[in-house]
Transfer RNA from Nicotiana sylvestris, 73 nucleotides, folded computationally.
RNA sequence: ACCUACUUAACUCAGUGGUUAAAGUACUACUUUCAUACGGUGGGAGUCAUUGGAUCAAAUCCAAUAGUAGGUA
Numbered sequence: 001a002c003c004u005a006c007u008u009a010a011c012u013c014a015g016u017g018g019u020u021a022a023a024g025u026a027c028u029a030c031u032u033u034c035a036u037a038c039g040g041u042g043g044g045a046g047u048c049a050u051u052g053g054a055u056c057a058a059a060u061c062c063a064a065u066a067g068u069a070g071g072u073a
Base pairs, nucleotide, nucleotide: 001072002071003070004069005068006067007066010025011024012023018056027043028042029041030040031039049065050064051063052062053061
């Protein structure tokens, strides 16, 4: 320099156009215990990397930009 993949909660990630973005871990409140841990029941936390475009409608399709990883010379 070129090619490919990826970017969603603090972390690991699901979601492949249709109207409230899902889960686990972590955090937090209550409960349980003499106490701690485990367990049980709730809760908060997301401008879906950024910008633009196509569409009645986008996390999802297209383009550009940025970042990460891998490959080729």
Notes
The sequence is in RNAcentral, with records from Rfam. Its Rfam family is "tRNA". Rfam links the family to the GO term triplet codon-amino acid adaptor activity.